[in-house]
This is a predicted structure of a 353-nucleotide part of an RNA (small-subunit ribosomal RNA, central domain) from an uncultured archaeon.
It matches the Rfam family "Archaeal small subunit ribosomal RNA". The literature on the family includes a 2001 paper in Science by Yusupov et al., "Crystal structure of the ribosome at 5.5 A resolution". The family is grouped with related families in Rfam's "SSU clan".
Its mean pLDDT, the model's own confidence on a scale to 100, is 85.

Context: one part of a larger RNA
């Protein structure tokens, strides 16, 4: 509960496609379901409006007239909406044309550091703490130098710098691939919005099967610390971290702010593009300044409970979707669907405050 909400109080699905639904741009004709309007018909009582009446009044009750709302039957309108036809180009696709980009997949190549093994040097200590200790090392450690092997990672550039639908992407090249942004105004003709269910991707851990394993580390040994230390600190150390291939569907998957049009003073950085103008050593330079289209930061009305937002709104207006309705119980139980398992999704009540 035809209600007010959802940044932070309960509340935007983690993101995208996308099925039904819902909602749709200008013009022109037509039609008239739909809407409006006039008439007829019907429209139980109650109940509600106007009159009379009746209990002392009055509520209450009779009586008579009306209203009202669906219903059907004619005529009539022709602006919204629907439906049909025809047009149109500002929505949106699509095409060209030079740019950016850590966007993705797959193969190559390359750097340091680190472990490790091997030679050579060279000697007694090295690690590590706040102090130590376990550890390591006379079968020669820690140091320096060569050579090699091995996995993992990718300093500086690195920017509230970029690119992605979000998760997330950073050595260099290469070959396939996607999408956005600008400028052109060459087709197409409203093809669009959202979007219940559906469907796909979706960190990190974690499951499985196979490689892999340097460094780091869940557990797990030890040494400290301490009143204990199932910890923080130190030696070590296995899953896992890493690759192929499943599978899991969750996070503070966050801007704690769904998407999508429109409208509404400013200023000032920066990124990509398109002109403009001016300097110039003419270079793939550079200054100003415009326009789009992204990213920040400030801020005015306005909004806000305030914090704050504030053309990238949480102003204004509008379409559609999810969500929310006091705290515990509870993201539990139970039931279903999924999954190997872990569990994930939907998701109560009793009680109690």
């Nucleotide at each position: 509960u035809u209600g007010a909400g959802c940044u932070u109080a309960a509340a935007g699905c983690g993101u995208c496609c996308g099925u039904a639904g819902c909602c749709g741009g200008c013009c022109u004709c037509g039609u008239a379901a739909a809407u409006c309007u006039u008439u007829g018909g019907g429209u139980a009582a109650a109940u509600c409006g106007g009159g009379c009446a009746g209990c002392u009044u009055a509520a209450c009750u009779g009586u008579u007239c009306g209203a009202a709302u669906u219903c059907c039957g004619a005529g009539g309108a022709g602006a919204c909406u629907g439906c049909g036809a025809g047009g149109c180009u500002c929505g949106g696709g699509a095409c060209c044309g030079g740019g950016a980009g850590a966007g993705g997949u797959u193969c190559g190549a390359g750097g340091u550091a680190c472990u490790c093994c091997g030679g050579g040097g060279g000697u007694a200590g090295g690690g590590g703490u706040a102090a130590a200790a376990u550890c390591c090392u006379g079968u020669a450690a820690u140091c320096c130098u060569c050579a090699g092997a091995g996995g993992a990672c990718c300093a500086c550039c690195a920017g509230u710098g970029g690119c992605g639908a979000a998760g997330g992407c950073g050595u260099c090249g290469a070959a396939c691939u996607a999408g956005a942004a600008c400028g052109g105004a060459u087709c197409c003709g409203a093809c669009g919005g959202u979007g219940a269910g559906g469907g796909a991707c979706g960190a990190a851990g974690c499951c499985c099967u196979g490689g892999g394993g340097c460094g780091c580390a869940a557990a797990c040994g030890g040494g400290a610390u301490u009143a204990g230390a199932u910890a923080c600190c130190c030696c070590g150390g296995u899953a896992g971290u890493c690759c192929a291939g499943g599978g899991u569907g969750u996070a503070a998957a966050c801007g704690c702010u769904g998407c999508g049009g429109g409208u509404u003073u400013g200023g000032u950085g920066u990124c990509g593009g398109a002109g403009g103008u001016c300097c110039u050593a003419c270079g793939c330079g550079g200054g100003c300044g415009u326009c789009c289209g992204g990213u920040g930061c400030c801020g005015g009305a306005g909004a806000g409970a305030a914090a704050u937002u504030g053309u990238u709104a949480a102003a204004c207006c509008u379409g559609c979707c999810g969500c929310u309705u006091g705290g515990g119980g509870a993201g539990u139980a139970c039931g279903g669907u999924c999954g190997c398992a872990a569990g994930a999704c939907u998701g109560a009540a009793a009680c109690u405050u």